[in-house]
Context: one part of a larger RNA
RNA sequence: GGCGCACGGUGGAUGCCUAGGCGCUACGAGCCGAUGAAGGGCGUGGAAGGCUGCGAAAAGCUGCGGGGAGCCGUCAGCAGGCAUUGAUCCGCAGAUUCCCGAAUGGGGCAACCCCCCUGGGGUCAUGCCCAGGGACCCGCACCUGAACCAGCGGAAACGCUGUGCAGUAGGGUGCGGGGGGCAACCGGGGGAACUGAAACAUCUCAGUACCCCGAGGAAAAGAAAUCAACCGAGAUUCCGUGAGUAGUGGUGAGCGAAAGCGGAACAGCCCAAACCCGCCACGUGGAGAAGCCUGCAGGCGUUGCGUGGCGGGGGUUGCACGAUCGAGGUGUGGGCUGCUGCAGACAGCCCGGUCGGAAGAGCAAGGCCAGCCGCUAGCCGAACGUUCCUGGAAAGGGCGGCCGGAGCGGGUGAGAGCCCCGUAGGCGAAAGCGGACUGGCGCCGAUAUUCCUCGGUCGUGAGUACCGCGGAGCACGUGGAAUUCCGUGGGAAGCUGGGGGGACCACCCUCCAAGGCUAAAUACUCGUAGCGACCGAUAGUGAACAAGUACCGUGAGGGAAAGGUGAAAAGCACCCCGGGAGGGGGAUGAAAAGAUCCUGAAACCGUGCGCCU
Numbered sequence: 001g002g003c004g005c006a007c008g009g010u011g012g013a014u015g016c017c018u019a020g021g022c023g024c025u026a027c028g029a030g031c032c033g034a035u036g037a038a039g040g041g042c043g044u045g046g047a048a049g050g051c052u053g054c055g056a057a058a059a060g061c062u063g064c065g066g067g068g069a070g071c072c073g074u075c076a077g078c079a080g081g082c083a084u085u086g087a088u089c090c091g092c093a094g095a096u097u098c099c100c101g102a103a104u105g106g107g108g109c110a111a112c113c114c115c116c117c118u119g120g121g122g123u124c125a126u127g128c129c130c131a132g133g134g135a136c137c138c139g140c141a142c143c144u145g146a147a148c149c150a151g152c153g154g155a156a157a158c159g160c161u162g163u164g165c166a167g168u169a170g171g172g173u174g175c176g177g178g179g180g181g182c183a184a185c186c187g188g189g190g191g192a193a194c195u196g197a198a199a200c201a202u203c204u205c206a207g208u209a210c211c212c213c214g215a216g217g218a219a220a221a222g223a224a225a226u227c228a229a230c231c232g233a234g235a236u237u238c239c240g241u242g243a244g245u246a247g248u249g250g251u252g253a254g255c256g257a258a259a260g261c262g263g264a265a266c267a268g269c270c271c272a273a274a275c276c277c278g279c280c281a282c283g284u285g286g287a288g289a290a291g292c293c294u295g296c297a298g299g300c301g302u303u304g305c306g307u308g309g310c311g312g313g314g315g316u317u318g319c320a321c322g323a324u325c326g327a328g329g330u331g332u333g334g335g336c337u338g339c340u341g342c343a344g345a346c347a348g349c350c351c352g353g354u355c356g357g358a359a360g361a362g363c364a365a366g367g368c369c370a371g372c373c374g375c376u377a378g379c380c381g382a383a384c385g386u387u388c389c390u391g392g393a394a395a396g397g398g399c400g401g402c403c404g405g406a407g408c409g410g411g412u413g414a415g416a417g418c419c420c421c422g423u424a425g426g427c428g429a430a431a432g433c434g435g436a437c438u439g440g441c442g443c444c445g446a447u448a449u450u451c452c453u454c455g456g457u458c459g460u461g462a463g464u465a466c467c468g469c470g471g472a473g474c475a476c477g478u479g480g481a482a483u484u485c486c487g488u489g490g491g492a493a494g495c496u497g498g499g500g501g502g503a504c505c506a507c508c509c510u511c512c513a514a515g516g517c518u519a520a521a522u523a524c525u526c527g528u529a530g531c532g533a534c535c536g537a538u539a540g541u542g543a544a545c546a547a548g549u550a551c552c553g554u555g556a557g558g559g560a561a562a563g564g565u566g567a568a569a570a571g572c573a574c575c576c577c578g579g580g581a582g583g584g585g586g587a588u589g590a591a592a593a594g595a596u597c598c599u600g601a602a603a604c605c606g607u608g609c610g611c612c613u
Base pairs, nucleotide, nucleotide: 001612002611003610004609005608006607007606008605009604015598016564017563020535021534022532023531024530025529026528027527028526029525030524031181032180039100040099041098042055043054044053046078050074051073061094062093063092064091065090066089070082071081072080105114106113107112115134116133117132118131119130120129121128136178137177138176139175140174141173142172143171144170148164149162150161151160152159153158185216186214187213188212189211190210196203200250226233227232237264238263239262240261241260247255248254268517269516270515271461275313276312277311278310279309280308281307282306283305284304291300292299293344294343295342296341297340298339318495320460321459322458323457324456325455326454327453328452329451333351334350335349336348337347338346353447354446355445356444357443367441368440369439370438371437372435373434374433375432376431378427379426380425384400385399386398388397389396401418402417403407409421410420411419466490467489468488469487470486471485472484476502497512498511499510500509501508551558552557571597574585575584576583577582
């Protein structure tokens, strides 16, 4: 030195465990912010390092509820306190809430510096302190209010006037709104490449990633100028199917529908226009004109007519619908007003009655009170003993019982229906929030030119549809390429009208564009509850622990490692050796498991013995 055996050290695998993760389901909830957010800085404890909480009123203050014996977070000990006159704790509501941050008085290297106004405190007075206000943009209201132009005067400079531009631009004050944040989901504006095609360019990846804008609890879409096929359907969205079909495609790689059918959920509406009325502006009309519903009489008379604008009524459709006029049929309470009287007709308003309406969608309305239900704390809740056995310990075994609308689960010194917490089942709110439920009150609409039939006239979304050219998007790459959208140049019809049915034409069928709104079914996240042929500390989140921490980086950013004594600290009194660390006794404990402490593999390092060299 090697090999072997034994005993140790080191090390932290393995087993067991779980405080943490991951996923699914059901139900509920879903924005926060100038009343200063999200997120931070700095403080705050008797002593106080991190975390947590809180804010100079600072691990807290007040009220109302719950709860019922202990409490002063994690976090022990010391000191000092609180609590059945109900503390700590839990829920609801409120008070306080420094500084930064959209940050907003001005500045600034965030958490700092400096200023003005008003009021207050202090001082003889100033300095000083406290409270409130002071950014920008948009809208509305009110106040203020030009240049210019024209005319006149003047040689000019300039002055004056003006119902013109114009009460416009601008300025001021007040009130309201905005600003910023946000994991995912959503709509829109932009928009790659690696890659695949076994190279690569059309193509693909992919309208993905990423950037920007905007919104909501959902968003978007949505009430047929849709499909279909000669039968019919009847808004949108989502799921299944149709179907990897029809298609498309350097006919490569690939991409990839729709109708229909089965389900989820269901909801329909409002404008523009015709026509009527009112107001304003401009034009026209000067005759006792036109006109004031009609007839007669009186009276009025810049009131009529045309165009435009604004407002109200009306009206919303494709078997066309609507407006208005005429004809026919049908149907109808009262009052007031419409220049006056009489007669008739019409319009508006009011009262009464009748009918109808309603999800804080749309539409005309959707509010108040009470009840009820739910959420935000909680509460009640059945039934066992053993002087037996093993053991440190009984919940195990033995014996004898009991409950069960409860034998889900967790804990207790091991394996407990009956010990504890719970579970089944039931109960509960002063306050805040929610409710499509019930009742009461309140609210809205119609109510008679109403409805039907026929006919005439008028209206029914224009630089639009569509076409050429250039693009994009449609599963569809220009193709025979319809349909949709954008750019550019042209540019209709208008109901005897127009669009579509995959070039185009005819017939046929179907629908009505060029205005708008619309819940639910759907997506995502969070909360609560439940579940898992999900993980069990190199796994599962990056994070079971001071984790987005330590640490690295100028920065954007990157980003760990690290769980386990024991049932209970009972965490080794005392003695001996030692400076100590540590060790030996002794004690605790079932066991030293003795604190980087369960188990304790291997590599690796030793000690002893044997054999070999």
Record summary:
Predicted 3D model of a 613-nucleotide part of an RNA (large-subunit ribosomal RNA, domain I) from a Pseudomonadota bacterium. The full RNA is in RNAcentral, with records from ENA. Its Rfam family is "Bacterial large subunit ribosomal RNA".